Description: This is a predicted structure of a 74-nucleotide RNA (Glycine riboswitch aptamer) from uncultured Sphingomicrobium sp. RNAcentral holds the sequence, with entries from MGnify. Its mean pLDDT, the model's own confidence on a scale to 100, is 77.
[in-house]
RNA sequence: GCGCGGGAGAGCUCCUUGAGUGGAGCGCCGAAGGAGCAACCGCCCCCGGAAUCUCUCAGGCAAAUGGACCGCGC
Numbered sequence: 001g002c003g004c005g006g007g008a009g010a011g012c013u014c015c016u017u018g019a020g021u022g023g024a025g026c027g028c029c030g031a032a033g034g035a036g037c038a039a040c041c042g043c044c045c046c047c048g049g050a051a052u053c054u055c056u057c058a059g060g061c062a063a064a065u066g067g068a069c070c071g072c073g074c
Base pairs, nucleotide, nucleotide: 001074002073003072004071005070006069011026012025013024014023015022027061028060029059033057034055035054036053040049041048042047
């Protein structure tokens, strides 16, 4: 990296629609990605790699999709 399986969090009002359909306002979530700090790691001086932490730009807040991470196989 590929295949299979598991996989969380967070909504309320109003308008609209056959339909969470489409939209507005405010609020909320963090586990795609991104950014930041720098715990930690490497050869521990330099230098390099850097999180599940932090931010919420993006993404998300019915379902679907997506999904860090975990297990098995190649």